[in-house]
The prediction has a mean pLDDT of 86. Small-subunit ribosomal RNA, central domain from a metagenome, 350 nucleotides, folded computationally. Rfam family: Bacterial small subunit ribosomal RNA. Rfam links the family to the GO terms ribosome and structural constituent of ribosome.
Context: one part of a larger RNA
RNA sequence: UUGGGCGUAAAGCGCGUGUAGGCGGCCCAUUAAGUCUGAUGUGAAAUCCCGGGGCUUAACCCCGGACGUGCAUUGGAUACUGGUGGGCUAGAGGACGAGAGAGGGAAGUGGAAUUCCAGGUGGAGGGGUGAAAUCCGUAGAUAUCUGGAGGAACAUCGGAGGCGAAGGCGGCUUCCUGGCUCGUAACUGACGCUGAGACGCGAAAGCGUGGGGAGCAAACAGGAUUAGAUACCCUGGUAGUCCACGCCCUAAACGAUGAAUACUAGUCGUCGGAGUUCCUAAUUGCUUCGGUGACGUAGCUAACGCAUUAAGUAUUCCGCCUGGGGACUACGGUCGCAAGAUUAAAACUC
Repeated sequence: UUGGGCGUAAAGCGCGUGUAGGCGGCCCAUUAAGUCUGAUGUGAAAUCCCGGGGCUUAACCCCGGACGUGCAUUGGAUACUGGUGGGCUAGAGGACGAGAGAGGGAAGUGGAAUUCCAGGUGGAGGGGUGAAAUCCGUAGAUAUCUGGAGGAACAUCGGAGGCGAAGGCGGCUUCCUGGCUCGUAACUGACGCUGAGACGCGAAAGCGUGGGGAGCAAACAGGAUUAGAUACCCUGGUAGUCCACGCCCUAAACGAUGAAUACUAGUCGUCGGAGUUCCUAAUUGCUUCGGUGACGUAGCUAACGCAUUAAGUAUUCCGCCUGGGGACUACGGUCGCAAGAUUAAAACUC
């Protein structure tokens, strides 16, 4: 390489938009490139295979035949694929009517709490722990009341609930804005799926410049614990956490499960629509579409388990794996201010 695989054994890119490419619904006509079939030419000799012959045999040699993937030319076939032309509406889009939502961006605003400041009351402790101590407090702390400052986060509602491609998103109001679902079915008429490169987004930490800084808190300091204690516990505390702009581009970025389409028992929840009959004050029940959960049949699986949200049955496209270590490394390339990221070996060894 082939093959076999990728939830947990090695293996799904963190996620999207999309270029090339690959693949692609139904019907009719046409073409005959792929495909199938026939003929002709070529496919050197030797070799291989078959038959016969010559050296005493064999090896070896000679003669004849066969074979010869293939290539070219040419005559046909037309189911499938492709090309061309025409048509269709079940895929896809789209008009209209409804609907839900922490989807995104900006501005404004609210209350609770912590801390700090000022004042009042008050007078000896407070704080902390397994127990203590460091620490705060008669220069009046803790407690309590009033007023003020400032930053960050939004209890209850809150839910196996919702939204988003993922990362993620939660007080309230306004503005701007993306996507989704349901119903009707006028309209377009395959316009689709995937997607190497490319481009964009991408938690936290970290970096640059300028702000901000209440609480928390790497580093650091002290107190304990301990044989020691560069820790766990306690008292403090700086970066950082927050904002603006610009970088970084990683993660157990997880459903450890790529995307799309079709098919394959059910039962019970829940969220958003639509329809429907009896009943009803509301509702409920039933049917159906879309999401999100629990269980479970067939089937699959090494087992665990998965099971209409598949890890079942199939198709298309992409990515990836190929014994452990060396090695999420070295060198080189690209990117980055740096930290580093990405791509990615070998010797050697078991």